[in-house]
Formats: sequence, structure tokens, C1' cells
RNA sequence: UACUUAUCCAGAAAGACCGAGGGAUUGGGCCCGAUGACGUCUUAGCAACCUGAUCAAAACAAGGUGCUAACUCCCGUUCUACCUCUUUUUGGUGGAAGAAGAUAAGUA
Repeated sequence: UACUUAUCCAGAAAGACCGAGGGAUUGGGCCCGAUGACGUCUUAGCAACCUGAUCAAAACAAGGUGCUAACUCCCGUUCUACCUCUUUUUGGUGGAAGAAGAUAAGUA
């Protein structure tokens, strides 16, 4: 890097440094940000994919990772329920699936 599988409405922040953008990508929306965001480091915490332990499961630990604004911040594609306008379309609210992405484990 590619592929496969699983999960993604729960949870968990302080300090120091830095200094202008940031929230993956493109478009739209909505947010965060000089009362210092984003990022880096330290410390702390969350969680339970792998791991340990067990006959097994649960519970536990926190070693490998991951995470600690907003559902993966929301929408976009398809299907569908209801409402509205209308006469074959407009708009709104919700549900399901998909795409893309993130993380873990495995394979090449």
C1' cells in the first nucleotide's frame, strides 16, 4: 500500500510550547478558534479490537494499539413512511441501505 472481517448515536482533559487557521477529501451547511483553536510534548483519563488470565463465558488488568468538541458534526447516492403543495412534481420530517472515511485484527 491493497484486500477481508468487525465496530463507529456510549465514554474520557489538564499543563507547557507554538501562533492562524481547523473540523479527512470535493461542494453546501453548521461549528471550533488570539479568553490561543489545529499541532507537538508531558501527565492524566476513557474504552475494550488484540493480549494476559480461564475448560469456556462473564467479570478483571491495562501490556500492543486506538481515542479524549459536536452521531464518522450534518447533508450529498438509492429505497421507503408520513406531512405539504400539486397533478406528476416542490418542499419538510423520519427510517433503512450504500459510498467515502476512521480504528482494530488478519492475509498478501
Molecule: SAM riboswitch aptamer (S box leader)
Organism: Hymenobacter sp. BT730